[in-house]
Context: one part of a larger RNA
RNA sequence: CUGGGCGUAAAGGGCGCGUAGGCGGCCAUUCAAGUCAGCCGUGAAAGGCCUGGGCUCAACCUGGGAAUUGCGGUUGGGACUGAGUGGCUAGAGAGCGGGAGAGGAUGGUGGAAUUCCCAGUGUAGAGGUGAAAUUCGUAGAUAUUGGGAAGAACACCGGUGGCGAAGGCGGCCAUCUGGACCGUAUCUGACGCUGAGGCGCGAAAGCGUGGGGAGCAAACAGGAUUAGGUACCCUGGUAGUCCACGCUGUAAACGAUGAGUGCUGGACGUUGGUGGGCUUGCCUGCCGGUGUCGCAGCUAACGCGUUAAGCACUCCGCCUGGGGAGUACGGCCGCAAGGUUGAAACUC
Repeated sequence: CUGGGCGUAAAGGGCGCGUAGGCGGCCAUUCAAGUCAGCCGUGAAAGGCCUGGGCUCAACCUGGGAAUUGCGGUUGGGACUGAGUGGCUAGAGAGCGGGAGAGGAUGGUGGAAUUCCCAGUGUAGAGGUGAAAUUCGUAGAUAUUGGGAAGAACACCGGUGGCGAAGGCGGCCAUCUGGACCGUAUCUGACGCUGAGGCGCGAAAGCGUGGGGAGCAAACAGGAUUAGGUACCCUGGUAGUCCACGCUGUAAACGAUGAGUGCUGGACGUUGGUGGGCUUGCCUGCCGGUGUCGCAGCUAACGCGUUAAGCACUCCGCCUGGGGAGUACGGCCGCAAGGUUGAAACUC
């Protein structure tokens, strides 16, 4: 390279936007680059192949043929691809009318709980565990009542419910703002799909500067446990967790399943929207999500099964035995931690 693959065996990029490129709807017409056919030229000889001939045969030598699958020219064809022109509306987008939602950002605000502070009542315990102890408490704890402060998170509703591209998003209110869906069919007229590079977003932890700090809690200290116990349990407790701005750019970033389009039996839930029927609270249909079970088919099996892992097409990413190793070296990025790209010797 050909080929075969990527849910769990090696393999889907964490996610989006999008450049180049690749691919691309229906009708008519023109061109003839790709494409197809004929003809002409060229494609040296030798070698190789086929078939003859010459050395007694063969090796060797030699005649002829085919081949040289190519390139150029020319004539013609016009289905398909391409290029041009004109048109269309089924793809895509816009408009109008609706309703749903923890989608995002900013500002405000509420109650419960926790801890702390002040005061009252009150007295000897409280706390914690398998059992204890460290710990707190007669300088009045725990419990309880009233008042106050602070920070963080939002019980019930809450739901294989909803929203978002992914990460993720949950009290309430306001403002700003993104996307999707349904109905309609008013407009544009292929404006589309994918997407190497690139750009952006990206949980937690971590880093920088400045705030904040109630609870929780790496590290750390002590008490237990144990043969030991650098743990599991307990009492404390600092970074951190929170906010602003700036970095980091990773993950079991998972559906371990890239994106888009078309096609291929059903059944039962649920969610958003919108029709029809009537007996007005039920029946039934359509579109978009989200689940369960399952035909065909697929699969090594497990399982998947209109939300495909089925049947096809387009584009991207990735895999090629285990270890060495996601390491070394180099490059790029980062304040650092490190990230990214990513081998080999050797070995089984």
This is a predicted structure of a 348-nucleotide part of an RNA (small-subunit ribosomal RNA, central domain) from an uncultured bacterium. RNAcentral holds the full RNA, with entries from ENA. Model confidence (mean pLDDT): 89 of 100.